Background:
The part of an RNA shown here (large-subunit ribosomal RNA, domain IV) has 351 nucleotides and comes from Desulfovibrio cuneatus DSM 11391. The organism belongs to Desulfovibrio cuneatus, within Bacteria. The coordinates come from a structure-prediction model, not an experiment, and the mean pLDDT is 87.

[in-house]
Context: one part of a larger RNA
Parts: sequence; structure tokens; C1' cells
RNA sequence: CUCUGGUUAAGGAACUCGGCAAAAUAACCCCGUAACUUCGGGAGAAGGGGUGCUUUUUCAGGUGAACUAUUUACUAGGUAAGCCCGGAAAAGCCACAGAAAAUUGGCGGUGGCGACUGUUUACUAAAAACAUAGGUCUGUGCUAAGUCGUAAGACGACGUAUACGGACUGACGCCUGCCCGGUGCUGGAAGGUUAAAAGGAGAGGUCAGCGCAAGCGAAGCUUUGAAUUGAAGCCCCAGUAAACGGCGGCCGUAACUAUAACGGUCCUAAGGUAGCGAAAUUCCUUGUCGGGUAAGUUCCGACCUGCACGAAUGGCGUAACGAUCUCCGCACUGUCUCAACCAGAGACUCG
Repeated sequence: CUCUGGUUAAGGAACUCGGCAAAAUAACCCCGUAACUUCGGGAGAAGGGGUGCUUUUUCAGGUGAACUAUUUACUAGGUAAGCCCGGAAAAGCCACAGAAAAUUGGCGGUGGCGACUGUUUACUAAAAACAUAGGUCUGUGCUAAGUCGUAAGACGACGUAUACGGACUGACGCCUGCCCGGUGCUGGAAGGUUAAAAGGAGAGGUCAGCGCAAGCGAAGCUUUGAAUUGAAGCCCCAGUAAACGGCGGCCGUAACUAUAACGGUCCUAAGGUAGCGAAAUUCCUUGUCGGGUAAGUUCCGACCUGCACGAAUGGCGUAACGAUCUCCGCACUGUCUCAACCAGAGACUCG
């Protein structure tokens, strides 16, 4: 010097990203216990008191001898018998200390997120992530849809729409606005377009034949091939947003000023409703005001100028719950002011 323990004057978080670590609390019995609440909780809330040993008294429970009675029974009485067990009260005794050691909750207040129990990155993340019950949409009528397999076949299910599959949301409470123009899905079938196929007009090659020649050229074979017929799809017409998604700009205006209930105008499929809001979302920003502190970029309550909240990619609340995150307080302490000492194990020296 390092590690593991122990103790510490005065102060008591001044330490630090942060009370990390440590300390403190702790058992059982009695008293007592707030806001809020889904009436179950919250709650061991919080906060207090008692606890050893001896003697005496007393209360409850268990067992129930001797003895007595008769209807002689697995009977009844008996009581201040004895024994066992538990509690209470009073008096006394000892110690600094009586849950004498050990095991053995620190507590309270505010807010965010997630309802909860649960699950997860085996070996840096346990969470606000995943799941969840509940909600909604959608598919599926049974040889179900869907999934695995080339198939046979299997799961679904020895189930049958109160069932099963898929997607989103995520207890509960109050709610969930407007837009179907785009994309998707569902339905429609008049018209347009459209494949293979059918079709075969016409054209080319070849050569019997004809012709003096140039050339013409039947049938066959062969190469090609127009019109016409021709489904779904697409175009088209509707519906559908708890489908994917989207939810404006400029100018003016009230008898102080400011602001604009109001008016005008342009654009759009429609222009963000309720609720919330410097928020896990706010750049400017340590916004402004209030609270808490002597002093507060954090925190809480407001304001609204929402760079860039917003309604099942759910909105806003919410008791209970959380090895969750933020802030504050009480208790407590070597975290610190500021360090000291002790014990053990190393390091180090000698061997």
C1' cells in the first nucleotide's frame, strides 16, 4: 500500500451523476392508524407501550382419585384433592441493558410510465420492452378457414360460429370526432382494353404443266398470316378508416392599447373535435408566473406562442401493484469535513 471485518470526538449527505456503500429499522403481544379507494384495500400505514427472575393472589381450560347415591351403568354426584396447561394482577429482586446472543421490515410525501401476477437479451440491458384478461375488425358452414407435406396423410378437432384462424388495441372509468380523393379490401357488371386457343382472307418457297423466251403456275408439301370469336385482370361504378393513411393558408375588423367572437379570399378528399399540452413529445429554452431551498438547467402546479400532442400506430384519468424512473422530507450513519486506530489475509524484508 491492497483486501475483508470492527470502533470513532463534533457535525450529519456538506460526499456523489445519484445516500452508491454503510448505518439505522427488525421478533411476539397490546394500543393506535391518514389521504385516497375499484370498498377488497391502503395497512405491519404512521406513531406509541410491554417483554427477565421470585413470591402471593386470581381467572379459564383439560384430567378427574378417595368418597357418596341409586334404576348396578360405557351411570350420576363429588371438589378449596392432586396433576397438566394458558392468561391476568399485585408485591419484591438484580443488571448500563430482560425479543440481553443469532435469525429478523427503515419510514413518509409528489410526479412519470406500465393496470395487476407473469415473461425477456444463457455470458454487459429485467425495463416504460413482451405477454395478459378485456375491446374491436376480419376470415371460416365443416372434406371449415388456416398450417405442414411432392403425395398419402396429419394438425385445426374426435372441436362446429358462445367454435377455430388472422390483425390491431391492451384491466377499469369517461370516451373514441372529420376525410373514401390516393393505396388496399369487398361488391358490381353495361362499355373500353386484353392471353392461350379457335379462325383462316391473303402472301412467300417448291414444281407437274404451259410458253420461243421473259415468265405464268393447279394439286400437294412447306413458311407465314388479316378480319372475326375469346375469361379473369386493368380502366370503369359503388361501399369501406378499431383498413394503410390524412386532418390548410393569406388579409382585415370592437370607442385606450392589445386581442379578434366577426368578415373577405384562395386551396382541399377533409382541414385536428373532446381531452391533454415547454410533455419519455418544446428547437428557440435554464420560456414566463407560482411553490419548495439561504441559493433549484432537475422537481411540482399553472399559462399556451403544440419548431413537430391528439383519440384502439388509441386520447385523458385512475385505487392497487413495481429489485421501474424523477424530485422532496424524517430517521440514520466514516458518503463527506478529515481522517485515526484495531484484528485478520496479502504485498514487502529476512529465512